[in-house]
The RNA shown here (transfer RNA) has 72 nucleotides and comes from a Candidatus Parvarchaeota archaeon.

RNA sequence: CCCCGUGUAACUCAAUGGCAGAGUGGCCGGCUGUAGACCGGCAUGUUGUAGGUUCAAGUCCUGCCACGGGGA
Numbered sequence: 001c002c003c004c005g006u007g008u009a010a011c012u013c014a015a016u017g018g019c020a021g022a023g024u025g026g027c028c029g030g031c032u033g034u035a036g037a038c039c040g041g042c043a044u045g046u047u048g049u050a051g052g053u054u055c056a057a058g059u060c061c062u063g064c065c066a067c068g069g070g071g072a
Stems, first nucleotide, its partner, number of pairs: 001071007010024004018055001026042005048064005
């Protein structure tokens, strides 16, 4: 320098162009002599960034950034 992949909640990961979710973790409550386990509830968030397409973008297109892999 060139090519490919990944980037979403604190963490691990989902999401067919049509309301951004689950598990773990956190907080509150129930239960318990206390704690844990179990049960119920609550909050997670500039979907890496800047643009473009579209009635509508996490999703499609382009640049850039970070990380990983490959080539020269």

It matches the Rfam family "tRNA". The family's RNA type in Rfam is transfer RNA. From the family's description: Transfer RNA (tRNA) molecules are approximately 80 nucleotides in length.